[in-house]
Context: one part of a larger RNA
RNA sequence: AAUUAACGCUGGCAGUAUGCAUAACACAUGCAAGUCGAGCGGGGAAUACUGGAGCUUGCUUUAGUAUUUCUAGCGGCAGACGAGUGAGUAACACGUAAGAAACCUGCCCUAAAGAGAGGAAUAACUGUCCGAAAGGAUAGCUAAUACCUCAUAAUAACAAUUUGCGGCAUCGCGAGUUGUUUAAAGGAGCAAUCCGCUUUAGGAAGGUCUUGCGCUCUAUCAGCUAGUUGGUGAGGUAACGGCUCACCAAGGCUAUGACGGAUAUCCGGCCUGAAAGGGCGAACGGACACGGGGGCACUGAGACACGGGCCCCACUCCUACGGGAGGCAGCAGUGGGGAAUUUUGGACAAUGGGGGAAACCCUGAUCCAGCAAUACUGCGUGAAGGAAGAAGGUUUUCGGAUCGUAAACUUCUUUUGCAGGGGAAGAAAUAAAUGACGGUACCCUGCGAAUAAGCCACGGCUAACUACGUGCCAGCAGCCGCGGUAAGACGUAGGUGGCAAGCGUUAUUC
Numbered sequence: 001a002a003u004u005a006a007c008g009c010u011g012g013c014a015g016u017a018u019g020c021a022u023a024a025c026a027c028a029u030g031c032a033a034g035u036c037g038a039g040c041g042g043g044g045a046a047u048a049c050u051g052g053a054g055c056u057u058g059c060u061u062u063a064g065u066a067u068u069u070c071u072a073g074c075g076g077c078a079g080a081c082g083a084g085u086g087a088g089u090a091a092c093a094c095g096u097a098a099g100a101a102a103c104c105u106g107c108c109c110u111a112a113a114g115a116g117a118g119g120a121a122u123a124a125c126u127g128u129c130c131g132a133a134a135g136g137a138u139a140g141c142u143a144a145u146a147c148c149u150c151a152u153a154a155u156a157a158c159a160a161u162u163u164g165c166g167g168c169a170u171c172g173c174g175a176g177u178u179g180u181u182u183a184a185a186g187g188a189g190c191a192a193u194c195c196g197c198u199u200u201a202g203g204a205a206g207g208u209c210u211u212g213c214g215c216u217c218u219a220u221c222a223g224c225u226a227g228u229u230g231g232u233g234a235g236g237u238a239a240c241g242g243c244u245c246a247c248c249a250a251g252g253c254u255a256u257g258a259c260g261g262a263u264a265u266c267c268g269g270c271c272u273g274a275a276a277g278g279g280c281g282a283a284c285g286g287a288c289a290c291g292g293g294g295g296c297a298c299u300g301a302g303a304c305a306c307g308g309g310c311c312c313c314a315c316u317c318c319u320a321c322g323g324g325a326g327g328c329a330g331c332a333g334u335g336g337g338g339a340a341u342u343u344u345g346g347a348c349a350a351u352g353g354g355g356g357a358a359a360c361c362c363u364g365a366u367c368c369a370g371c372a373a374u375a376c377u378g379c380g381u382g383a384a385g386g387a388a389g390a391a392g393g394u395u396u397u398c399g400g401a402u403c404g405u406a407a408a409c410u411u412c413u414u415u416u417g418c419a420g421g422g423g424a425a426g427a428a429a430u431a432a433a434u435g436a437c438g439g440u441a442c443c444c445u446g447c448g449a450a451u452a453a454g455c456c457a458c459g460g461c462u463a464a465c466u467a468c469g470u471g472c473c474a475g476c477a478g479c480c481g482c483g484g485u486a487a488g489a490c491g492u493a494g495g496u497g498g499c500a501a502g503c504g505u506u507a508u509u510c
Base pairs, nucleotide, nucleotide: 001509002508003507005506006505007504008503009502012379013378014377015376016375017374018372019371020337025335026334027333029332030331031330034077035076036075039074040073042071043070044069045068046067047066048065049064050063051062052061053060054059055058084290085289086288094214095213096212097211098210099209100208103207104206105205108203109202110201111200112199113198114197116150117149118148119147125140126139127138128137129136130135156181157180158179159178160177161176162175163174164173165172166171186195187194188193216262217261218260223253224252225251228250229249230248231247232246233245234244235243265287266286267285268284269280270279271278272277292313293312294311295310296309315326316325317324318323343369345368346367347366351365352363353362354361355360382412383411384410385409392403393402394401395400417447418446419445420444421443422442426437454499455498456497457496458495459480460479461478465494466493467492468491469490475482476481
């Protein structure tokens, strides 16, 4: 000098930040991912009109039509982002620099071409049945932008073949011929048109893989390795590859530290320092990993998926004992652990995200508010005058000295405070409407010095001294050391010094 600090004493305000470092311990409760009826068939409700029935003659009921509205289910997109945590990991995890002639890419942008014909189901629903529940079985009906078939189709894919150019070994780029394979979906609107659909090429942005270099301690760890190292072939993958498998060879790594052990997410950065260096990796940003422990795949452009699925384990809960349910390292909150870390708050107004044609809906992301002197910064606790130096305290050589212009007192101010009045920007689109924060910030007026000072030290280091008490006791102490009868070192008082809404102590780093 610094800190995500804690503890003791004390505590007026504002702004801006920060706030489980320990048990990746267990979690009650609420919320944190939905949305689209302009994809689909149903179902419900409301209003209006028409017809029928009942009658109490203006009401009830029923059928149909139209409009509006809600949505359990099928379907689409999104739940792979956003949010959290740092357990694991010493690794191509990360950083940096290259490479992929070995690769993928939904939504978005640009461009080219297309969208013809048909079919079979299924949920919802209805019936029956099982179960305590969670849930399930069975029969029947139905729709689609759900599913399937046929057609058409290439500069797409595959195979054969002719040929030009180029490179980096395998090869790459282009031109041509022949053959084979492969596509689609509709919706809204009176319409115009718009939103979608299919194939292809390119882009944007994102991802995957490979490599050089960098990346803690330990030799009281010296040898390690059988898919091990390489080859051939096959499988698998978006793709290269022992990635996997069969066969063949016997290799591969290592004192330039293999293998083992310990510790640890990494970086931009942060702290310190004149720098070199040392320490750290909170907040903010990027990457990685994880989601009770372990494993697995499905769907999908993308996951081996925190609030999806399956299995095993541990734990918790429900149960009719047959069987079921769950995963806060999301935001709050609870218990526990700990020296120690906040509200079961408000709003989608802004910024952004998802869905939707839109209106809009969702959003504990975010923006705000609350709590905490946890940190930084700023402000205040009054200003000027006021001596025959009051009173009182302390001390004294009893003369005095000191607290001390300090107080009183006089004059003034009103930051802050309280009260009253006014009152934003943040809102962009653009006409209207739209602000959680918030009647907040800010402005004006009134009142009245009013509402506001402590903590530590005073032997030397080290700024600051006397008195009394105590008597190697009680105690102090960072080091040296104080205390055994005049202690500037213990305790108290007065005084003084330092810092100040803080001050000191402890811990840690330079």
Overview: This is a predicted structure of a 510-nucleotide part of an RNA (small-subunit ribosomal RNA, 5' domain) from an uncultured bacterium. The RNAcentral record of the full RNA draws on ENA.